The part of an RNA shown here (large-subunit ribosomal RNA, domain II) has 689 nucleotides and comes from a Patescibacteria group bacterium.
Model confidence (mean pLDDT): 84 of 100.
It was read from a public genome assembly.
Rfam family: Bacterial large subunit ribosomal RNA. Rfam links the family to the GO terms structural constituent of ribosome and ribosome.
NCBI's taxonomy places the organism under Bacteria, Bacteria candidate phyla.
[in-house]
Context: one part of a larger RNA
């Protein structure tokens, strides 16, 4: 893991409300005593408490009293029901539904591990360096210097034991709760290491790391106080019906916890044209919008006048002037949450009329919620960013809501599941296959697989629709031909001859033909165009709106139609008729809840019919299953109880069970009243595998 059994609101006292039942201006006894058949019954006990009178801090007055100098008042009272037992909710006290801390404190235990001391013992293979010092001996006058023997110093050197523990592997439910192998450090020392001993937790040791102090020490370990507290996390065990929230305000050493209000529930009085909706009218009022008198933002232009600035002038008094600045006026164009001579829709209030039947009010038991989400609208805050945050006397869903679309998908569309149907007809959304329904009817568009991701910009992509211009006197396109002439117009230039550049841009012959569109040369020269005519022939060129397409378009699977595939669609628009499609409706049968009515029985009920209803977490209320045990009745069992295994049937369900086989001595059923009463959860306990 997984089975079996255990495993959580309980008990005492008060106290509150409610529900039974006694009595009742009364109620009831408490300890204690007597009686009795095993501690259950009955009796005596009236102490005492509660209830009949309040006010008033007291005195003390009293249907009143209390405030005050006094109340004209005003507070609290009087007009009547209590009290006792008993079940039940809930509160208080109390370990108070179970199970969990780190942690204080007290009384021991502990230095067989470790730290450090103390008393006594031990242990360091082999090699190496060669310190003081002595002695010889050379130099030297001497100080002293060198040499050679000897010598044998040192937290000196190399390196086993021994003691540490640098690195790397390898170990990692290991061999091992700190090793292994292989490398490393020390190795006559502040060294190592046996026996024994002493220091003790508000402590002890410490060459200091907060190390160690018996395998986890910022305070050891056992027991106790002790069920320490836990605003914290888990878990809290049978069944049906009713009804059903919050996730907000206000305070809070308070924000993930309370308390009062909202906002669920039951219970009892009330209120019968209240709540709520609709429709009328009649108010408040300054948002959206709009608007610039007004407060302030702001765009351009203007007037004369003023000022500053700059220039000229100057007799220093000022005088004129301006591509400058501009306060004020006029004119023009805007803008504002914290402007307002203007103002809606909604929504608020009242009235009035219609609807409307437990939906409104009081009081009393229980509550639970205080971390919301997303989604539309109307805003803050951000970046008019977020699956971001925060308001709103906005709305919807989720949360607590299943079912049917969006493939998949809490908050997003439709739609609110009481059971049964191989009934119907519909929402949203669909109807080529997958996959239930149209390859469905008209008429158009699209050629991107657009459809089925996106911007700015960008394009002779295509339809529509307005609108200008030329055009049978012949347009547009092409094809043939002409495109001259003063002139190389003038300036400029080395040069500028239509065509580097500057000025001008005339006249003339013509059908036409610029002092030249564009190519080209050093300059000319050629080509070539506006422009004319011919040839053909019938439509031609533009703008503007506007529908669907194009491109702008680079990432990691083929992955931006759910797929297959779909092109006069099986895409796109406007239209139209069929059908498909939910646990919505309806239909048919039952179950159930409340109200209602009738009926029959009567304190609490049953049946019938009628209307409404029956999603559901926290909660709240209501009915019942089963376990154990007592008491009363009635059974049953060796012709076979109880357990056990199965197992017809049967109730909405907890659960009930004939009968068979096992088993070998107890046990149903009914009614009542008591509880160690129900298990899957708790990293829950014990046991088994």
């Nucleotide at each position: 893991g997984u089975c079996u059994g255990c495993g959580a609101g309980u008990u005492a006292u008060u106290g509150u409300a409610u529900c039974u039942g006694g009595c009742a201006a009364g109620g009831u006894u408490a300890a204690a005593c007597c009686c009795g058949u095993c501690u259950c019954g009955g009796g005596u006990g009236g102490a005492g408490c509660c209830a009949u009178a309040g006010g008033g801090a007291a005195a003390c007055c009293a249907a009143g009293u209390c405030u005050u100098a006094a109340a004209a008042g005003g507070g609290c009272g009087a007009u009547u029901a209590g009290u006792c037992u008993g079940a039940u909710g809930c509160a208080a006290u109390a370990g108070a539904c179970c199970c969990g801390a780190a942690g204080c404190c007290g009384u021991g235990u502990g230095a067989u591990c470790u730290a450090a001391c103390c008393a006594u013992g031990a242990g360091c293979a082999g090699g190496u360096u060669g310190a003081a010092c002595u002695c010889u001996u050379u130099c030297g006058a001497a100080a002293g210097a060198g040499a050679g023997a000897g010598g044998g110093a040192g937290g000196a050197c190399c390196g086993a034991a021994c003691a540490g523990u640098u690195u790397a592997a390898c170990g990692g439910c290991a061999a091992a709760a700190a090793g292994u192998u292989a490398u490393c450090u020390g190795a006559u020392g502040a060294c190592u290491u046996g026996u024994g001993g002493u220091u003790a937790g508000c402590g002890a040791u410490g060459a200091u790391a907060c190390g160690u102090c018996a395998a986890c020490c910022g305070a050891a370990c056992a027991c106790g106080g002790c069920g320490a507290u836990a605003g914290c996390u888990g878990g809290c065990u049978c069944u049906c019906c009713u009804c059903g929230a919050a996730a907000u305000a206000g305070u809070u050493u308070u924000u993930g916890g309370a308390c009062u209000a909202g906002c669920c529930u039951c219970g009892a009085c009330u209120u019968c044209g209240a709540a709520g909706u609709g429709u009328a009218u009649g108010g408040a009022g300054g948002u959206a919008g709009a608007g610039c008198a007004c407060u302030g933002a702001c765009u351009g232009a203007g007037u004369a006048u003023u000022a500053g600035g700059g220039g000229g002038c100057u007799u220093c008094g000022g005088c004129c002037u301006u591509a400058c600045u501009a306060a004020a006026c006029u004119c023009u164009a805007u803008c504002a949450a914290a402007c307002u001579a203007c103002g809606a829709a909604u929504g608020c209030c009242a009235u009035a009329c219609a609807u409307g039947a437990a939906u409104g009010g009081u009081c009393g038991g229980g509550a639970g919620u205080c971390a919301g989400a997303c989604u539309g609208c109307g805003g803050g805050a951000g970046a008019u960013a977020a699956g971001u945050u925060c308001c709103g006397u906005u709305g919807g869903u989720c949360a607590a809501g299943a079912g049917g679309g969006a493939a998949a998908c809490a908050g997003c569309c439709c739609a609110g599941a009481g059971c049964a149907c191989a009934g119907g007809a519909u929402a949203a959304g669909g109807u080529c296959c997958c996959u239930a329904a149209a390859u469905u009817u008209a008429u158009a568009c699209u050629a991107a697989g657009u459809g089925g991701a996106a911007a700015a910009g960008g394009a002779g992509g295509u339809g529509g629709a307005u609108u200008u211009u030329c055009u049978a006197u012949g347009a547009c396109a092409a094809c043939c031909a002409g495109g001259a002439g003063g002139u190389u117009u003038g300036c400029u230039u080395g040069g500028a001859g239509g065509c580097a550049g500057c000025c001008a841009u005339c006249c003339u012959u013509u059908a036409a033909a610029g002092a030249g569109u564009g190519c080209g040369u050093a300059a000319u020269a050629g080509c070539u165009c506006a422009c004319u005519g011919g040839u053909c022939a019938a439509g031609a060129a533009g703008a503007u709106c506007u529908g669907c397409g194009c491109c702008g378009a680079u990432a990691a699977u083929u992955a931006u139609c759910g797929g297959g595939g779909c092109u006069c669609a099986a895409g796109u628009a406007u239209a139209a008729u069929a059908c498909c499609g939910a646990a919505g409706c309806c239909g048919u049968g039952c179950c159930u809840u409340a109200a209602u009515g009738c009926a029959c029985a009567u304190u609490g009920g049953u049946g019938c019919a009628u209307u409404a209803g029956g999603a559901g977490u926290a909660g709240a209320g209501g009915a019942g299953c089963g376990u154990u045990g007592u008491a009363u009745a009635c059974g049953c069992a060796a012709u076979g109880a109880a357990g056990c295994a199965g197992a017809a049937u049967u109730g909405u369900g907890a659960g009930a069970g004939a009968c068979u086989g096992u088993g070998g001595a107890g046990u149903a059923u009914a009614u009542a009243c008591a509880a160690g009463u129900g298990c899957g959860g708790a990293u829950g306990c014990a046991g088994a595998c």